[in-house]
RNA sequence: UUUUGUUGUGCCAAACUUGUUGCAAGGCAAGGACGGAAAGCCACGGGUCUCAAGCAGAUAGCCGGGUUGCCAAAA
Numbered sequence: 001u002u003u004u005g006u007u008g009u010g011c012c013a014a015a016c017u018u019g020u021u022g023c024a025a026g027g028c029a030a031g032g033a034c035g036g037a038a039a040g041c042c043a044c045g046g047g048u049c050u051c052a053a054g055c056a057g058a059u060a061g062c063c064g065g066g067u068u069g070c071c072a073a074a075a
Stems, first nucleotide, its partner, number of pairs: 001075005011036002016031006034061001040067003044064003047059004
C1' cells in the first nucleotide's frame, strides 16, 4: 500500500422513554440496543420526507460519489 472481516474488556447506537429545540420533517442531551467494519465527515447525483411552498429545509442508519481513519489477519 492492497485485500479481507473471524477474534474484539475498545468505538458508534435503531425502535422506544424522558428532557429540550423546531411550524414540520427532524436536531441535541440522557437512558436504551435493533444493528454497524466507516452507522466518521461532506447534501455533489439519485431517492424519500417536511413546510410558512422560496433562490426554503430534513435524511450521511436509503443508494451512489468524495474525503479521512482504528483494530486484526493475509499478501
Predicted 3D model of a 75-nucleotide RNA (c-di-GMP-I-GGC riboswitch aptamer) from a Campylobacterales bacterium. Model confidence (mean pLDDT): 82 of 100. It was read from a public genome assembly, where an Rfam model found it.